About this RNA
The RNA shown here (transfer RNA) has 73 nucleotides and comes from an uncultured Peptococcaceae bacterium. The sequence was found in a public genome assembly. Its mean pLDDT, the model's own confidence on a scale to 100, is 82.
[in-house]
RNA sequence: AGGGGUAUGGCUCAAUUGGUAGAGUAGUGGACUCCAAAUCCAUUGGUUCAGGGUUCAAGUCCUUGUGCCCCUG
Numbered sequence: 001a002g003g004g005g006u007a008u009g010g011c012u013c014a015a016u017u018g019g020u021a022g023a024g025u026a027g028u029g030g031a032c033u034c035c036a037a038a039u040c041c042a043u044u045g046g047u048u049c050a051g052g053g054u055u056c057a058a059g060u061c062c063u064u065g066u067g068c069c070c071c072u073g
Stems, first nucleotide, its partner, number of pairs: 001072007010025004019056001027043005049065005
C1' cells in the first nucleotide's frame, strides 16, 4: 500500500426481511442467615465508535474517517 472482519450498558454477547435495543454478569435495594457466602425477588444503567446520506422509519442499507484483529505484498 491492497483486501477482509469487527466496534451495541462497567464487562461478555444477542437483535430474524430495516419497524423504534435485550440477555448473562457486574452495581444498588430487599428476602434468607447469628454474620457472611450461595440462592431467590426487585431495580438502575446504552443518542448502538464518529461525521454525512437514503428511508415514513436505520444497530441493520450507502459513504467518509478512526481504533483493533486477520490475510497479501
Annotation: It matches the Rfam family "tRNA". Rfam classes the family as a transfer RNA. Rfam links the family to the GO term triplet codon-amino acid adaptor activity.